[in-house]
Molecule: c-di-AMP riboswitch aptamer (ydaO/yuaA leader)
Organism: Blastocatellia bacterium
RNA sequence: UAUAAAAGCUGGCCUAAAUGCGUCAUGAGACAAAUGCGGGGGAACCACACAAGGUGUUCUGCACCACGGGGCGAAUCGACUUAAGUCGUAGGGGUGCUUCCGAUCCCAAGCCCGUCAGCUAACCUCGUCGGCCUGAGCGGAAGGUAUC
Repeated sequence: UAUAAAAGCUGGCCUAAAUGCGUCAUGAGACAAAUGCGGGGGAACCACACAAGGUGUUCUGCACCACGGGGCGAAUCGACUUAAGUCGUAGGGGUGCUUCCGAUCCCAAGCCCGUCAGCUAACCUCGUCGGCCUGAGCGGAAGGUAUC
């Protein structure tokens, strides 16, 4: 001093959700080792504190249901409402180096376990989907990086 624009490049964003040994199919694709990433269960110590769901049945049991309780997730709580829903809200996100701040915009879903679950070494176990974008929102500060 630049990190501005344009063009080019090919990735980029939310998310834990990436890299793919190998096998099958040989068209898309399916399965999937290992590594990475992210969850759940599970002692002692500590913490908590007295509890009992419904239906069916061949009844110390088993099956089904989901109103107790719990789990993943930012997605919880409140008011109005017959309901559907509406308005707020804890919380979460907004893009080609990163972090923080400000205004502003958007989201505030869905699914699962089955009467059981605090924490938790050893140990056991599961997931690695889905959606969107192609100058992809704006401004400021600090750092980083690049060039001279």